RNA sequence: UGCGUCAGGCUGGGGUGUCGCGCCUAUGGACGCCGUAUGCGCGGCUGAGAUCACACCCAUCGAACCUGAUCUGGUUCACGCCAGCGAAGGGAGCCUGCAUGCGGAACGC
Numbered sequence: 001u002g003c004g005u006c007a008g009g010c011u012g013g014g015g016u017g018u019c020g021c022g023c024c025u026a027u028g029g030a031c032g033c034c035g036u037a038u039g040c041g042c043g044g045c046u047g048a049g050a051u052c053a054c055a056c057c058c059a060u061c062g063a064a065c066c067u068g069a070u071c072u073g074g075u076u077c078a079c080g081c082c083a084g085c086g087a088a089g090g091g092a093g094c095c096u097g098c099a100u101g102c103g104g105a106a107c108g109c
Base pairs, nucleotide, nucleotide: 001103002102003101004100005099006097007096008095009094010093011059012058013057014056016053017045018044019043020042021041022040023039025037026036027035028034029033065090066089067088071084072083073082074081
C1' cells in the first nucleotide's frame, strides 16, 4: 500500500401470523342459547422477532422482506409449521479498522 474476510459506527429496509377462552358492539336464527363480523384482553403453537418492542432481523457477500400465492405436496387443533417454487423476479449503503488472510513496493541488514 492493494484485494478479501471479519468486526464496529452512522444511516436505512422489513415482518408482526394461527388456534383456544373471555368481553364490548353489530347482525341472523329454532332468540335465558347458538352462529357470523370488527375491536380488545389473557393464554397455546412455531420462530431471532407474532403490533410498536428502538426490541428483533437484514442492508448488494443481499431467502431480512415482497411478488408469484385464495399456489403445490406434507403435517397440524390451526397456521409460511416443514418442503417445493428458488441458479425465478424484485429488494435497503456509506465510512472506519485501534482485528485477520493473501499479495505488491521502498528502505535497512
Molecule: TPP riboswitch aptamer (THI element)
Organism: Candidatus Odyssella sp.